[in-house]
Description:
The RNA shown here (small-subunit ribosomal RNA) has 1456 nucleotides and comes from an uncultured organism. The coordinates come from a structure-prediction model, not an experiment, and the mean pLDDT is 83. RNAcentral holds the sequence, with entries from ENA, Greengenes and SILVA. Rfam family: Bacterial small subunit ribosomal RNA. Gene Ontology terms of the family: structural constituent of ribosome and ribosome.

RNA sequence: ACGAACGCUGGCGGUGUGCUUAAUACAUGCAAGUCGAGCGAGAAAGUAUUCUUCGGAGUGCGAGUACAGCGGCGAACGGGUGAGUAACACGUAAGAAACCUGCCCCUAAGUUCGGGACAACCCUGCUAACGCGGGGCUAAUACCGGAUGUGGAUUUUUUACUGCAUGGUAAAAAAUCUAAAGGAUUUAUUCGCUUAGGGAUGGUCUUGCGGACCAUUAGUUUGUUGGUGGGGUAACGGCCUACCAAGACCGUGAUGGUUAGCCGACCUGAGAGGGUGAUCGGCCACAUUGGGACUGAGAUACGGCCCAGACUCCUACGGGAGGCAGCAGUAGGGAAUUUUGCGCAAUGGACGAAAGUCUGACGCAGCAACACCGCGUGAGGGAUGAAGGUUUUCGGAUUGUAAACCUCUGUUGAGUGGGAAGAAACGGCUUCGGCCUUGACGGUACCACUCGAGGAAGCCCCGGCUAAAUACGUGCCAGCAGCCGCGGUAAUACGUAUGGGGCAAGCGUUGUUCGGAAUCACUGGGCGUAAAGGGAGCGUAGGCGGAUUAGUAAGUUAGGGGUGUAAUCUCCGGGCUCAACCCGGAGCUUGCCUUUAAUACUGUUAGUCUUGAGUAGUGGAGAGGAAGACGGAAUUCCAGGUGUAGCGGUGGAAUGCGUAGAUAUCUGGAAGAACACCAGGUGCGAAGGCGGUCUUCUGGCCACAUACUGACGCUGAGGCUCGAAGGUGUGGGGAGCGAACAGGAUUAGAUACCCUGGUAGUCCACACCGUAAACGAUGGACACUAGAUGUCGGAAUCGCAAGGUUUCGGUGUCGUAGCUAACGCGUUAAGUGUCCCGCCUGGGGAGUACGCUCGCAAGAGUGAAACUCAAAGGAAUUGACGGGGGCCCGCACAAGCGGUGGAGCAUGUGCUUUAAUUCGAUGCAACGCGAAGAACCUUACCUGGACUUGACAUGGGAGUGAAACUCUCUAGAGAUAGAGAGCCUUCCUUCGGGAACACUCUACACAGGUGCUGCAUGGUUGUCGUCAGCUCGUGUCGUGAGAUGUUGGGUUAAGUCCCGCAACGAGCGCAACCCUCGCCCUUAGUUGCCAUCAGGUUAUGCUGGGAACUCUAAGGGGACCGCCUGGAAUAACCAGGAGGAAGGUGGGGAUGACGUCAAAUCCUCAUGGCCCUUACGUCCAGGGCUAGACACGUGCUACAAUGGCAGGUACAAAGGGGUGCCAGGUCGUGAGGCCGAGCUAAUCCGAUAAAACCUGUCUCAGUUCGGAUUGGAGUCUGCAAUUCGACUCCAUGAAGCUGGAAUCGCUAGUAAUCGCGGAUCAGCAUGCCGCGGUGAAUAUGUUCACCGGGCCUUGUACACACCGCCCGUCAAGCCACGAAAGAUGGCAGUGCCCGAAGUCGCUUCUCUAACCGUAAGGAGGAGGGUGCCUAAGGUAAGGCCGUUAAUUGGGGCUAA
Repeated sequence: ACGAACGCUGGCGGUGUGCUUAAUACAUGCAAGUCGAGCGAGAAAGUAUUCUUCGGAGUGCGAGUACAGCGGCGAACGGGUGAGUAACACGUAAGAAACCUGCCCCUAAGUUCGGGACAACCCUGCUAACGCGGGGCUAAUACCGGAUGUGGAUUUUUUACUGCAUGGUAAAAAAUCUAAAGGAUUUAUUCGCUUAGGGAUGGUCUUGCGGACCAUUAGUUUGUUGGUGGGGUAACGGCCUACCAAGACCGUGAUGGUUAGCCGACCUGAGAGGGUGAUCGGCCACAUUGGGACUGAGAUACGGCCCAGACUCCUACGGGAGGCAGCAGUAGGGAAUUUUGCGCAAUGGACGAAAGUCUGACGCAGCAACACCGCGUGAGGGAUGAAGGUUUUCGGAUUGUAAACCUCUGUUGAGUGGGAAGAAACGGCUUCGGCCUUGACGGUACCACUCGAGGAAGCCCCGGCUAAAUACGUGCCAGCAGCCGCGGUAAUACGUAUGGGGCAAGCGUUGUUCGGAAUCACUGGGCGUAAAGGGAGCGUAGGCGGAUUAGUAAGUUAGGGGUGUAAUCUCCGGGCUCAACCCGGAGCUUGCCUUUAAUACUGUUAGUCUUGAGUAGUGGAGAGGAAGACGGAAUUCCAGGUGUAGCGGUGGAAUGCGUAGAUAUCUGGAAGAACACCAGGUGCGAAGGCGGUCUUCUGGCCACAUACUGACGCUGAGGCUCGAAGGUGUGGGGAGCGAACAGGAUUAGAUACCCUGGUAGUCCACACCGUAAACGAUGGACACUAGAUGUCGGAAUCGCAAGGUUUCGGUGUCGUAGCUAACGCGUUAAGUGUCCCGCCUGGGGAGUACGCUCGCAAGAGUGAAACUCAAAGGAAUUGACGGGGGCCCGCACAAGCGGUGGAGCAUGUGCUUUAAUUCGAUGCAACGCGAAGAACCUUACCUGGACUUGACAUGGGAGUGAAACUCUCUAGAGAUAGAGAGCCUUCCUUCGGGAACACUCUACACAGGUGCUGCAUGGUUGUCGUCAGCUCGUGUCGUGAGAUGUUGGGUUAAGUCCCGCAACGAGCGCAACCCUCGCCCUUAGUUGCCAUCAGGUUAUGCUGGGAACUCUAAGGGGACCGCCUGGAAUAACCAGGAGGAAGGUGGGGAUGACGUCAAAUCCUCAUGGCCCUUACGUCCAGGGCUAGACACGUGCUACAAUGGCAGGUACAAAGGGGUGCCAGGUCGUGAGGCCGAGCUAAUCCGAUAAAACCUGUCUCAGUUCGGAUUGGAGUCUGCAAUUCGACUCCAUGAAGCUGGAAUCGCUAGUAAUCGCGGAUCAGCAUGCCGCGGUGAAUAUGUUCACCGGGCCUUGUACACACCGCCCGUCAAGCCACGAAAGAUGGCAGUGCCCGAAGUCGCUUCUCUAACCGUAAGGAGGAGGGUGCCUAAGGUAAGGCCGUUAAUUGGGGCUAA
């Protein structure tokens, strides 16, 4: 944007538009007639009147009317449709000297004398009907004959003028032929008729140019192409025919196939284009399908004729009738398209002299929101910001001036009244001035008045694109979706509501077209890697082409002329109230034709030139090609000799060969193939490709200086030739190698990689194949545009030489400008230009299918579609990853020490069990974890019993001044219930009371939840990892993502530091600052200390005293690579040394960057949402968390002599203590009991540290090891120790004799080992957190290899990031396609047969008014017959295109 359709909705008017499908079939009505002024004839109904035998008859009017007929004109226009047609059908421009033209206009001249018929009509025959005959009468503007001949036609002759050709025009002369119709009224006209000339209009024919697709249609054609004669036509013409010739068309696309009416225009677009061909206008074609002619000026005729076919109808079965693609209308088809209306009033048409008649053309009305345009559905005021709705953070917000309400208006609507223009002609009348008549629409438009906001708003959307968001419901369901995509319990995306946005009598959806799309690129694209350069050359057609002169003027440019219909479009102006719409003018119509000029460029003609190209000459390099000959090394085989047990092969083996003598070695011989070194990104060739030496033949290339030719050139569709490897055919050859094959290994398997064999093949000749990652993934030619540096082949020049300079041709690397998406290219271009060819247009399907060509085959060339996906792809970036690389670190490995894994027990987990075994944590980073302590409690779980505003918080009302509490009793397992006793609040006061507080009762808000979601969250934590990293600002580079900095060279524990550097700085991390330990100093000395002085004791800092020491606890100092030597780059730093208590971050701790793991936790706490509310809440008793075939983790104790046991002796640190630690005494074998001092702690207590050391004993054993288990007896805590505590004593005395695969910790005061303390706690530790004592071994080191990590680099098809991605078969379902025995339909053609109607030709037959005729006949005509052609039909064999098909083949999609 639309001739639209569908869904929801719908007030009015104007103007337009309305079967896009079945050119399917049609009921009914209408759509073409008219003329009496061409002609003959001529009613009826009715009425008036006369007559009457009352049956009727006559006459007048009706009426010269109607119907019918002869004749004329029209019916060929107007109206419809788009089937056919790819064509002179259409458009445009020409031509006709090759033509026709009724009616109309102008001019000229005529219009005379006769004749015979046929309809109608009358009589009559046949027929169902349609209709058809026979006889008789008759008129004409019907028909015929004669005359006249202005003219015209034909033939002949002459002259003039003229044209692009054939030719044309005009004039003159002669001969022959050739016209006519009358009517009307009136006395003069008019309408006709005839012959000519001209015009106008309309038509016909010819030609140039223009506009669809397919080459998987490449050859077509026999009246075909041309000529001559003849025929035919209005006219040219193979239009037709006979003969002659063999042509004609075609890659600039013939022929064939498919599709299609063409144009003005319409839609879109900036334009160029692309799409369309409804309405309106022009042309064409068609009229049920096919054929045919007649009539006519005109038709091969929509509402005419004939024939054939199909269909419908009528029929008396003999035969007839019909054609809505005219207007309405019906059926059918379809997503879908209107009234069986009014009128000829206007415009136009036919006929007529006219009146007039006819006109479904046309003018109007009706239906349809189908389209465009206009108007309305009210306007102003109005805040309690009403109610209601929605939402809420509960305060409010929003709907919203919206409503109500007040004041107005009256478009529209309703009613009443009025009421047009369109209509002035023809015509009639006329006093010649003029007057009169005619409206379908329509009582319509319009106007006035009255009424009254009264009757008039919907649709779509609200995640982004794209203007507009919230709530509820739903829970990967239901659904949405144009693309991306939404929905798995907080959905702005689904559904509803509210609000909002957009448009508005419409709004959305669907379909189609253009645009955006520079996404077929003329304007205006590309081809190294994204799709795309042909494998290479030669060359035909074609395209393009050097310098210069002259001509020409085809292209080109300018001016003029013609045409380019109207409408449309644009501008201006005007008319409907505006607009849509309509009218006028101009422009436009981008085109074609013609003419006059111009001549730069291109073309063309003629000439000249040498620079492009080529030829000759002298030299040069070369794995260029073909053929022949020859050579040596190696391999294998054969023969012989020597010789003995192995050889061979591999990662390691085996198969294999070998005592029948191999391998090894020597000699001789044979065979075939390939040519080491030279050898180099060196050379040659068009590419493929070419490598021993020599000979012959041969192609190309390069350099040089002259001479010659004179544009001879470049490219190249088709075509032709060459073309690796492999394969094929025939014949040779066959040493080595070696597909297939066999065997041995490897492996889960191994149809492979490895090994032993081995056939085709590899080689030669001839002939095919014709493909490759045939690659520089880069077609060829020419010109121009910085250089640097190698190398190959020449030439010139300088130089003694080495070598240098210049230049030509090749071949490499780097690089400027420029180009490129980037990578990169860069005088060997992928730069800048010109010319030519080839090729591309999303991925898959697919280089497949079908067809065709080639091939012996294999196969090659050409080369789709259905269907399916929303991507496929390129280059680069950041990460991650790699059984990639480099550097580095870490108890990572290695070197060591000690463990775990085996036993018993403790503890946690899994699994199982259970009424419940509460829940969480699950690789490292869960498992002595939350839990720093489950008998009740805890406790969340189970069973049972109770309560319901609740165990706990806040608020209202009422009551009480108590209640709570304490004590006692009863019931009960207890919660709880009941009873009794005691207790009788505080403040103010006007003494009435009030306030507070507490309890009870009551109703509602609410409480409560360890219920769910850690994947809605906060907070906290783990982990990589105390690893050295993670970033930012500015600048710079890059189109950009990004890079740089942060990389590099060193160095460090460290992104630590130094140097360098398009970077310069900065931040979070590292380090340091903090705590503690190690040394010293200062200050201060009680509860700590005691050197000196004094006193005292059996003894002891016990006392006076001291402030030195230790220690305590506050502040300082000290360590910084500071000093020296060496190394390193004069650096950072490293190695060693001195001094020092301590030396290179001195040891330890705290401290954890950006981030990762949807890591952990809703059961610490907080919290959104959801859920429960006489229960998922609360209370109570009992039970459970403590179960137990089993599996795992973490530990303890051991297996013993470095030990056990007994006795004796010595040395800590840190921390704790009032419901507490508890000295001492006493009792008990002991756990412990009783009495009881001290200590709120440097004072007292727990508290003897243990290993160690000394002595004794045990003597290698299931033990004097080990202590589990069990029995008995007790202690303590606690309301309570049965399920289920710890400890003590006596007795018992299990497994276990050092632990498989595997695995853990540790680098120094560490491991190992020994004891001590604390938290939790009534009681309960082998766990946890701390403390000190004793006190090692080892580190070559980072080469290989395991784990984790850091930096750089590389590859990537990964980005959920390798636990990634992803390929193919098979199985299942769905979809489209190919093949297929066949079956079936259509189209075009060929051969033959038959052959309607009909034109044309022939005609011995029949008939025959006009004319001739001496009357017999003739001329002419008609009929019949016949010939050619020919529609439809039949038949035969083929062609092409479809549909369908058992079965079959591959392809695509789907889910795990």